[in-house]
Predicted 3D model of a 349-nucleotide part of an RNA (small-subunit ribosomal RNA, central domain) from Clostridium gasigenes.
Context: one part of a larger RNA
């Protein structure tokens, strides 16, 4: 050192793309690099080991054996692995048909509803609470009614539905646009899968420049509450919430569960297709590819997972290795900043 692990103890990178690497589907031929057998040369003696012996014995010493698991070459085997060459459709992609979808940009466009503005009716109260207060109101509030402006989010439809790599996405139309699923099998013929680094995407807050600002609302003020209230309650309210352009790069980015492929009992809802029958009004079976639930085999420390796997395998990538110090100090990189990212150690227990 051959490990053990990562749903919840320590551990899956927030997510794609993809570079190099590592891995790789069926047949036939050929090389012989790896693989395996055989020579042959070399691996010093000492020392360990096994046997015998000598010193009374040991220890020491001598002898003989094996042994040096290793290199070089050289001859042979060709199943696997790998190099070449050829030929294939089950992997993957293309193509034709088709239907779904809040999937992404953009422009317009609608209605409730809150808030303000004018104008009428109207008159003392409104609001708010556990109960009040601050506040607003006779300079006529709040309630109604009519016009009007203005941002913001789009009730029903709505659903352990849909979409999308993830983050996220939800009112109508239009234009662009991106996968995904069904069927055909007409094409190409291994073209795949993984993915150190890179690279793009990436809620919210924040941050920079210019815009908009109605409702909410950090900070901030006043009123309560209380032994105190820098809180929770309530009455203002500023940033931000919005939009355009750049930045930031982080979340319990959670399924706290990485990709991908292949097997392994079922039943039972649903979302999108497609086939077979059949009373043809509904309908029952097969089938793909999603999403939930239950449940066997196995798994687990256990809760629980269970064809969407936490199961049995394979390949590939990222992590973790007692708690505290510490996700910190230095240092590097990133950024305007805030801070991100990368990462210790002494010391303690």
């Nucleotide at each position: 050192c051959u490990g053990g692990g990562c749903g919840u103890a320590a551990a899956g990178g927030g997510a794609g793309c993809g570079u190099a690497g590592g891995u790789g589907g069926a047949u036939u031929u050929u090389u012989a690099a790896g693989u395996g057998a055989g020579g042959u040369g070399u691996g010093a003696a000492a020392u360990a080991c096994u046997c015998g012996g000598g010193c009374u014995c040991a220890a020491c010493c001598c002898g003989a054996g094996a042994a040096c698991u290793g290199c070089a070459u050289u001859u042979c085997a060709a199943a696997c692995u790998g190099g070449a060459a050829a030929u294939c459709u089950a992997g993957a992609g293309u193509g034709c048909a088709g239907g779904a979808g809040a999937g992404g940009a953009a422009a317009g466009u609608g209605g409730a509803a809150u808030u303000c503005c004018u104008a009428g009716u109207g008159u003392a109260g409104c609001g708010g609470u556990g109960a009040a207060a601050u506040g607003c109101g006779u300079a006529g509030a709040u309630a109604u009614u009519a016009g009007g402006a203005a941002g913001a989010a789009c009730a029903c439809c709505a659903g352990u539905g849909g979409c999308g790599a993830a983050g996220g996405c939800g009112a109508c139309u239009u234009u662009c646009u991106g996968g995904a699923c069904u069927g055909u099998a007409a094409c190409u013929g291994a073209c795949a899968c993984u993915g150190a680094g890179g690279c793009u995407c990436g809620a919210a807050a924040g941050c920079g420049u210019g815009g908009g600002g109605a409702g909410c609302a950090a900070a901030c003020a006043g009123g309560a509450u209380u032994a105190g209230a820098u809180a929770c309650c309530c009455u203002g309210g500023u940033a931000g919430u919005c939009c355009a352009c750049g930045c930031c790069g982080u979340a319990a980015a959670c399924g706290a569960u990485g990709a991908a492929u292949a097997c392994u009992a079922g039943g039972u809802g649903u979302g999108g297709g497609g086939g077979u029958u059949g009373u043809c009004a509904u309908g029952a079976c097969c089938u793909c590819c999603g999403u939930g639930c239950c449940g066997c085999c196995g798994c687990u420390a256990a809760c629980g997972c269970a064809u969407u796997a936490a199961g049995u395998a394979u390949u590939c990538c990222g992590c973790c290795u007692g708690g505290g110090g510490a996700g910190u100090a230095c240092g590097g990189u990133c950024g305007c900043a805030a801070g991100a990212u990368u990462a210790a150690a002494a010391c303690u227990c």